The prediction has a mean pLDDT of 78. Two RNAs folded together computationally: RNase P RNA and transfer RNA, 415 nucleotides in total. Rfam match: Bacterial RNase P class A. Rfam classes the family as a ribozyme. Rfam describes the family as follows. Ribonuclease P (RNase P) is a ubiquitous endoribonuclease, found in archaea, bacteria and eukarya as well as chloroplasts and mitochondria. Rfam links the family to the GO terms ribonuclease P activity, tRNA processing and dimeric ribonuclease P complex.
RNA sequence: ACAGGCAGGAGAGGCAAUCGCGGUGGAUUUUAUCCAACGAGGAAAGUCCGGACUCCACAGAGCAGCGUGCCGGGUAACGCCCGGUGAGAGUAAUCUUAAAGACAGUGUCACAGAAAAGAAAACCGCCGAAAAUUUCGGUAAGGAUGAAAAGGCAGGGUAAAAGCCUACCGGUUGUUUGGUAACAAGCAAGCCUGAUAAACCUCACGCGGAGCAAAACUAAAUAGGAAAGGGUUGAGGUUGCUCGCUGACCUUUCGGGUAAGUUGCUAGACUUGGGCGGCGACGUUCAAGCAAGAUAAAUGAUUGCCAUUAACAGAAUCCGGCUUAUUGACUGCCUGUCAAC
RNA sequence: GCGGUUGUAGCUCAGCAGGAUAGAGCAACUGCCUCCUAAGCAGUAGGUCGCGCGUUCGAAUCGCGCCAAUCGCA
Numbered sequence: 001a002c003a004g005g006c007a008g009g010a011g012a013g014g015c016a017a018u019c020g021c022g023g024u025g026g027a028u029u030u031u032a033u034c035c036a037a038c039g040a041g042g043a044a045a046g047u048c049c050g051g052a053c054u055c056c057a058c059a060g061a062g063c064a065g066c067g068u069g070c071c072g073g074g075u076a077a078c079g080c081c082c083g084g085u086g087a088g089a090g091u092a093a094u095c096u097u098a099a100a101g102a103c104a105g106u107g108u109c110a111c112a113g114a115a116a117a118g119a120a121a122a123c124c125g126c127c128g129a130a131a132a133u134u135u136c137g138g139u140a141a142g143g144a145u146g147a148a149a150a151g152g153c154a155g156g157g158u159a160a161a162a163g164c165c166u167a168c169c170g171g172u173u174g175u176u177u178g179g180u181a182a183c184a185a186g187c188a189a190g191c192c193u194g195a196u197a198a199a200c201c202u203c204a205c206g207c208g209g210a211g212c213a214a215a216a217c218u219a220a221a222u223a224g225g226a227a228a229g230g231g232u233u234g235a236g237g238u239u240g241c242u243c244g245c246u247g248a249c250c251u252u253u254c255g256g257g258u259a260a261g262u263u264g265c266u267a268g269a270c271u272u273g274g275g276c277g278g279c280g281a282c283g284u285u286c287a288a289g290c291a292a293g294a295u296a297a298a299u300g301a302u303u304g305c306c307a308u309u310a311a312c313a314g315a316a317u318c319c320g321g322c323u324u325a326u327u328g329a330c331u332g333c334c335u336g337u338c339a340a341c
Numbered sequence: 342g343c344g345g346u347u348g349u350a351g352c353u354c355a356g357c358a359g360g361a362u363a364g365a366g367c368a369a370c371u372g373c374c375u376c377c378u379a380a381g382c383a384g385u386a387g388g389u390c391g392c393g394c395g396u397u398c399g400a401a402u403c404g405c406g407c408c409a410a411u412c413g414c415a
Stems, first nucleotide, its partner, number of pairs: 001337008013306007021039002024036004041312001045323002048321005053211004060243004065207005070084005085099001086097004100202002105200002107196003123143002125139006151169002154166003170192001172189007215263004225254006236246002270289008342414007351367004360398001369385005391407005
């Protein structure tokens, strides 16, 4: 210098002034004016997870169904985060991981190929016998097919071969050491047991439902209307079924009135800074702070200086994450290549 | 805010229980037939199965994420 990897803080604004908009607080005063501080995001997005909160509701059990799936931690909780182990990719820094079980059972492995059902088997080939171009027997080392062909590779041995035997690997079983564990390393043994569960399934752990348009209150108006069906022999009761509990209304059609206001609505598993503990996620303690609550939907314009001269993009009950969209930059650390000293 | 369905040739649709060249009808083009056309008959071409990643030997089909259209409740 170039290429790559990981992380961090930010993120088109900041300061000041003028005008305009929104709620809050205060002053003044008869309603209008003035003052103060504040006023969209890292994803506000998707609505994919987990909760807080509200109601069913005083409220249970089982089955079905659904979710997660290596080990150990964090958290209010999670399918999230941190650390580690195994496997795979990469020269490496690093990244990905849907990572339990295939001797519980049932499925699938097309085509090709001799053969892909307790993995069954023999096309070419090799060997042996007879025969004269065929038959029989043995074999699975070599070749072909395929994603996968009875562990791999080298040697001995054999009629030709085979873990038949030996050495080195892979796997299995047992055992020793280290580790909380997943697991790793060593030794010994007998030579050996397809793949697939993001196929059904089995195992372990977990799960009520609905959602702020939840719900609560106030005021007003109307016709506490009509008809049909069901119901104390039990209707109805927030996924489905059963049991239990509760218990008098429930469903449909026609017709009429109202659809207004207030609360919920932002003080939190909160934010910032320091100390301590921890590899880390995070925990604990002290101090300081209060940062939009709209409701047809508010935050815009001008000037000056500074600055990162952009992109994706606008809150609607609120938090913790994940995923997706996006890049003009900045800072730090690490890996590799080339060159110079 | 909540819950469904769909995306395959120019158009309308099958295939969704994972098997290797992905189908049917209509339309288009060519030929035959006919004096000419239509109809009829025969043939031809036309496809990254909405997009991307993953599982698997193999994905239109299974899983995850994204995009678009449409329906219902409130």